Context: one part of a larger RNA
Molecule: small-subunit ribosomal RNA, central domain
Organism: metagenome
């Protein structure tokens, strides 16, 4: 519950793609849906109100009149709203030329590095910690040199830097491929926003098949600390971590801020392109556009802060919320191999 709200107090869907709906730029011309303005009928009585009246008064009763937001049929008005129809370029969009990016597929290829294994020196210790131990080690470890082997990460560039809707993207090279900037033109002509259901993307972890496994490491084991120590500490170690298909769909998926549009002092870094000046050039300086940070005025907010990347002042559409717990739980219902998700209450209590 026709009201207030959603950065922290309940409350933005994890993101995007879109159907339907809902909203929509500027001119003319017609219509006349809604819109407004007169008429006509209708709006039962009773009751509300108004003015008289009757009971000695009131309540109560009675005559009259008004109103009755409505409907329906009329005659008109055209500013807005719809609809017809044409015409525009400023929203939206293609073309045409740059540069920039860890944007995504997939192939291949590279060095440091740990493990391991093979050989060579070498000898007694090595490893760990607060300290020990447990482990490894005279069957020759650790150090150290050679070589080979496999797997997963990409040192330094590296930066409130980039790039992407989010989720996330970092070593090279190649092929495939998406978007986003910027300029100076032509070009379509409103094609536009937002989006209930849909559909698709989505971190770790977790499940399925089938590889593959260095190093790390739930689970376990032993050593230790401790009263205890099913923990933090050590010594090992198996799922998982990789890859290929599939499922799963959830996070403090956060900027805890939903998308879009417009207006609103400034300063001051940084990344991209671009125009002036300036130069022998490369800076340097002044400036547009686009991103990303910091400060800051107005305003705004309960502070706190936010504050042209708004939490300011407005439209427009979607989501949410409405005391704490019970509880994102039980039922049912869909979805799932399963874990489990999503939808979502009530009793009771405070």
């Nucleotide at each position: 519950u026709u009201g207030g709200g959603c950065g922290u107090a309940a409350a933005g869907a994890g993101c995007g793609c879109g159907u339907a709906g809902g909203c929509g730029g500027u001119c003319u011309u017609c219509u006349a849906u809604g819109u407004c303005a007169g008429g006509u009928g209708u709006g039962a009585a009773a009751g509300c109100c108004c003015u008289g009246g009757g009971c000695u008064c009131a309540a109560c009763c009675c005559c009259g009149g008004a109103a009755g937001u409505g409907c329906a049929c009329u005659u008109g008005a055209a500013a807005c709203u719809g609809g017809a129809a044409g015409a525009c370029u400023u929203g939206a969009g293609u073309a045409u030329g740059g540069g920039a990016g860890a944007g995504g597929g997939a192939a291949g290829u590279g060095g440091a590095a740990u493990u391991c294994c093979u050989g060579g020196u070498g000898u007694a210790g090595c490893g760990g910690u607060g300290a020990a131990a447990u482990g490894c080690g005279u069957a020759g470890a650790u150090a150290u040199c050679a070589g080979g082997a496999g797997g997963a990460a990409c040192a330094c560039c590296g930066g409130u830097g980039g790039c992407g809707a989010a989720g996330g993207c970092g070593a090279c090279u190649u092929c495939c491929u998406g978007g986003a900037c910027c300029a100076a033109u032509a070009c379509u002509g409103a094609c536009g926003c937002u989006g209930a259901g849909g559909c698709g993307c989505g971190a770790a972890g977790g499940c399925g098949u089938g590889g593959g496994g260095a190093g790390c490491a739930a689970a376990c084991a032993g050593g230790a600390u401790u009263a205890g120590a099913u923990a933090c500490c050590c010594u090992g170690g198996u799922a998982g971590u990789c890859c290929a298909c599939g499922c799963a769909g959830u996070a403090a998926a956060c900027g805890u801020u939903g998308a879009a549009c417009a207006c609103u002092a400034g300063g001051u870094g940084u990344a991209g392109c671009g125009g002036g000046u300036a130069u022998u050039g490369a800076c340097c300086c002044c400036u547009g556009c686009u991103g990303u940070g910091c400060c800051g005025c107005a305003g705004u907010u309960a502070a706190c802060g936010c504050a042209u990347u708004a939490a300011g002042u407005g439209u427009u559409c979607c989501g949410c919320c409405u005391g704490g717990g019970g509880a994102g739980u039980a039922c049912g219902a869909c979805c799932g191999c399963a874990a489990g998700g999503u939808u979502a209450a009530a009793a009771c209590u405070c």